Model confidence (mean pLDDT): 80 of 100.
A computed fold for a 708-nucleotide part of an RNA from a bacterium, annotated as large-subunit ribosomal RNA, domain II.
The sequence was found in a public genome assembly.
Rfam family: Bacterial large subunit ribosomal RNA.
[in-house]
Context: one part of a larger RNA
RNA sequence: GUCAGCGAGUGUCCGUUCACGUGUUGUUUAACCAAGUUUGAUUUGGGGAAGCAAAGGGAAACCGAGUCCUAAUAGGGCGAUUUAUACACUGAACGAACGACCCGAAACUAGGUGAGCUAACCAUGGGCAGGAUGAAUCCCGCCGAAAGGCGGGAAGAGGUCCGGACCCGUUGUCGGUGAAAUGGCAUGGGAAGACUCGUGGUUAGGGGUAAUAUGCCUAUCGAACCUAGAGAUAGCUGGUUCUCCCCGAGAUAUAUUUAGGUAUAGCCUCUUCGUUAUUGAUGCGUGAGGUAGAGCGACUAGAUGGUUCUGGGAGCCUUUGGCGACCAGAACCAACUAAACUCCGAAUUCACUGCAUUUUACGAAGGGAGUCAGCCGAGCCGGGAUAAGCUGGUUUCGGCGAGAGGGAAACAUCCCAGAUUCCCAAUUAAGGUUCCAAAAUGACUUUUAAGUGGAAAGGCCGUUAAGUUUCCAACACAGCAGGAAGGUUGGCUCAGAAGCAGCCACCCUUUAAAGAGUGCGUAACAGCUCACCUGAAUAGUCCGCCUUUGGCGGAUGGAAGCUUGGCGCCCAAAAUGAUCGGAGCUAAAGAGUCUACCGAAAUUGGAGAUUUUCCCGCCUUUGGCGGGAGAGUGGUAGGGGAGCAUCCUGAUGACAGCGAAGCUUUGCUGUAAGGCAUGGUGGAGUUAUCAGGAGCGAGAAUGCUGAC
Numbered sequence: 001g002u003c004a005g006c007g008a009g010u011g012u013c014c015g016u017u018c019a020c021g022u023g024u025u026g027u028u029u030a031a032c033c034a035a036g037u038u039u040g041a042u043u044u045g046g047g048g049a050a051g052c053a054a055a056g057g058g059a060a061a062c063c064g065a066g067u068c069c070u071a072a073u074a075g076g077g078c079g080a081u082u083u084a085u086a087c088a089c090u091g092a093a094c095g096a097a098c099g100a101c102c103c104g105a106a107a108c109u110a111g112g113u114g115a116g117c118u119a120a121c122c123a124u125g126g127g128c129a130g131g132a133u134g135a136a137u138c139c140c141g142c143c144g145a146a147a148g149g150c151g152g153g154a155a156g157a158g159g160u161c162c163g164g165a166c167c168c169g170u171u172g173u174c175g176g177u178g179a180a181a182u183g184g185c186a187u188g189g190g191a192a193g194a195c196u197c198g199u200g201g202u203u204a205g206g207g208g209u210a211a212u213a214u215g216c217c218u219a220u221c222g223a224a225c226c227u228a229g230a231g232a233u234a235g236c237u238g239g240u241u242c243u244c245c246c247c248g249a250g251a252u253a254u255a256u257u258u259a260g261g262u263a264u265a266g267c268c269u270c271u272u273c274g275u276u277a278u279u280g281a282u283g284c285g286u287g288a289g290g291u292a293g294a295g296c297g298a299c300u301a302g303a304u305g306g307u308u309c310u311g312g313g314a315g316c317c318u319u320u321g322g323c324g325a326c327c328a329g330a331a332c333c334a335a336c337u338a339a340a341c342u343c344c345g346a347a348u349u350c351a352c353u354g355c356a357u358u359u360u361a362c363g364a365a366g367g368g369a370g371u372c373a374g375c376c377g378a379g380c381c382g383g384g385a386u387a388a389g390c391u392g393g394u395u396u397c398g399g400c401g402a403g404a405g406g407g408a409a410a411c412a413u414c415c416c417a418g419a420u421u422c423c424c425a426a427u428u429a430a431g432g433u434u435c436c437a438a439a440a441u442g443a444c445u446u447u448u449a450a451g452u453g454g455a456a457a458g459g460c461c462g463u464u465a466a467g468u469u470u471c472c473a474a475c476a477c478a479g480c481a482g483g484a485a486g487g488u489u490g491g492c493u494c495a496g497a498a499g500c501a502g503c504c505a506c507c508c509u510u511u512a513a514a515g516a517g518u519g520c521g522u523a524a525c526a527g528c529u530c531a532c533c534u535g536a537a538u539a540g541u542c543c544g545c546c547u548u549u550g551g552c553g554g555a556u557g558g559a560a561g562c563u564u565g566g567c568g569c570c571c572a573a574a575a576u577g578a579u580c581g582g583a584g585c586u587a588a589a590g591a592g593u594c595u596a597c598c599g600a601a602a603u604u605g606g607a608g609a610u611u612u613u614c615c616c617g618c619c620u621u622u623g624g625c626g627g628g629a630g631a632g633u634g635g636u637a638g639g640g641g642a643g644c645a646u647c648c649u650g651a652u653g654a655c656a657g658c659g660a661a662g663c664u665u666u667g668c669u670g671u672a673a674g675g676c677a678u679g680g681u682g683g684a685g686u687u688a689u690c691a692g693g694a695g696c697g698a699g700a701a702u703g704c705u706g707a708c
Base pairs, nucleotide, nucleotide: 001708002707003706004705005704006703011098012097014095015094016093017092018091019090021089022088023087024086026052027051032046033045034044035043056063057062066078067077068076069075101239102238104236108229109228110227111226112225113224119203120202121201122200123199124198125197126196127195128193130162131161132160133158137154138153139152140151141150142149143148166190167189168188171186172185173184174183205221207217208216209215214223242643243642244641245640246639247638252265253264254263255262256261266371267370268368269367270366271365272364273363274362280358281357282356283355284354285352286351287350288349293344294342295341300338301337302336304334305333306332307331308330309329310328311327312326315323316322317321374400375399376398377397378396379394380393381392382391383390405416406415407414420608421607422606423605425604426603427602431598432597433596434583435582436581440595442594443593444592445591446590447589453585458570459569460568462567463566464565465564466563467562468561469560470559471558472557480535481534482533483532485509486508487507490504491503492502515530519528520527540556541555542554543553544552545551546550609633610632611631612630613629614628615627616626617625618624619623644697646694647693648692649691650690651689652688653687654686655685662681663680664679666677667676668675669674
C1' cells in the first nucleotide's frame, strides 16, 4: 500500500412541545398482595398512598371569586366570568444531570517497584611490560682554622618524563532501513595515581547522587517506572457508515477575562391559526428632508493681491517740523475656500388608515436549526501616497460563498445565462466566422506601413482630412544676378567701442530699397552676409460679360502661415527559447454602415417523472384513485417528508436431500436505496406478509486487528 473483518448521537431519569389512539368526566396508579404460567420474562385481578388538574391574590401572616397596594367603599395591578378542557399511557424531536457522538493530550493525585545500567559512598580483594630523569639522606676524596665549598659514589623521591597492557574518547573519515538503537579505521590523552577493576553493601522520585553537564537514577529524566482515581479535562484538531423528494441560510447587532467560544435578536425551516383582506410593483396625490451643486456684504471660520486712510515706528534730515523700511487696524476694489459654514438647493429617495391598475404574499403563537473568520466587482466615502490581489464603512447594488453551462487562451468573483430527466430537432445571448476550431479569405467607404494592431507621460518637417488667414499675370514662393546708401565712427562708456563687449536712445534724409542693424569677423577699422529692393527667367485651363491683336470678374490652379481631428513614429535595457492562445496576417489591423451564418444545460418543439394550486369524475366520509389546466423542481450549513436494506422476536402462512443458507454466472425489473428469476457450486436449514425491538448500513479518523 491493497483486501477482509471491526469502528462513532446510545441508555436511565426528569422536563418542554407535538402526534395517533384509548380511558374517564377529574385522571392515573406506585410499592405491595393474590392467581395462573413456568425458570425467565411477563399477564390478569386487587391496591387511590402520592402526583397533576379542579382558584386566585399577597413577600408573608392571611383572605378568597376575589385579593394586593391604601386611611379609603377612590383608583390601579394580577385574577374570576366564557365551555369544553384536564390527566394518564405510547411514540417522535429537543433540553438538564450523568463519560453522553467517537478517538486523542501534555499533566495532577495516591499506593507501590527499581542503584544487576549509571552517580556517590562503605567493606573486602585484584592489576599496572620496558625505558628515562635522578630530590632528600648517607659515604668517600680535595680545599679550609671554622662555617662551608668543589668533586666522586651509594640511594631512589615525584598527582615527574617516554611508552605497552589497562582506562579514556581529541581530530578526521566511513557508517547513517548501520556489522552496531552511538560502532569501525586512522590519529590522539592518561598510564604509581584525585589511577583502574572484581565481589558484597548503602542512599529512591515533592526524593537520591552529582570535582554542576540540569548530568545520572535499567536504551525512559526541568522531575523514573508500574497500577489505580479514569472513559481526568480538551471553548482544540481529525472522523461520523443507505436512498429519493420539498424548502433553504449566515459570516450582522448587543453582551461577554470576550474576540477562532457562547447567549439573545436578525436571516432558514416545520406545525397551527388569522383575515379576504393583507403583501409587493407601477402611476397619480399629499407630505418629509438639507446631500450633489451653489453661495458667502447671510452666519461661523479660513485665506491672497492692490489702493486709500489712521496709529506706532529703527533711523535720517534743512528740527515749532519733515521723510521713513516695517508693524497693527479700518474702509474700498478684485478674485477665493470649508466633513464637523449655509441666505439657498435639486435628481434619486422615504412615509401614507389616500386613489387607481396589477400582483403575491403578510402577520401571530409554538417546535427545530445553522450562522457570529466572509470574499471579489460596480457606485459613494474614510485611512494610505486620490499605492496595493491593502485596510475600514455604506438602509445603493451584483455575484461567488451554496451555481453547473457558453465567452474572456488558461482564470471562485468579469460578460451572457440560473442545470427536473431524455432527444443524432429548431431559434438565439455574450462572443465570434483564414487554419488549429463550429460559422462570410462577406459587401461598401475610409485610415494605418508602424507587425502599429499586440506598453505610459512627454516629444515629432510621418501621413491623412477639414477649417481659416495672407500673397500671385501690376508675375507670387524657392533658386540665380545686382543693389543694400547718406547724416554717422548716433550718444555714453572705454586704451580702443566705427551696425555687431556693455548702457541709453532707436531719429532724419536720399531712395526701387536698405535696421542707428540678423549672424560671421577685426586690437579697433576693414571684409563677408542677412533683413529690404530691383532684374532676368518661370504659370496653363474653363465660364460669364464687354468698348474683342484684348480687358474685367469668377472658378480651377500656384505659394506661405496658423488651428483642429484621425491613424502613426520616438520614448522601449534582463537574466533557460521566443510569442498576438498558436500558425500566421498588410488584413486575418483600426473607424463606420449593412446582410448572412456559427454559438449555451437560455428559449422553442416532442416524450416522460415529480411537487403544489384549481376544476371534473368515482369510491369505504376525515382520505384515496383517475383525468385536465396553471405554476414550479441548481443548491453548502440546516429544517421537513417518504422509503430501501440488515439482525432478532410475535402472529398467520410458505419453501427445503426431487437440494435450504452462503458463494458465483447470466438475464429481467424499479426514480433510488434495491428486488426477482435462472445455471453452477454447496450440503441443512430458510423465508413471505403484518406488527414489534435494535450492538442496524463504512472510504476516509497519520483509525484498530489479520492476511498478502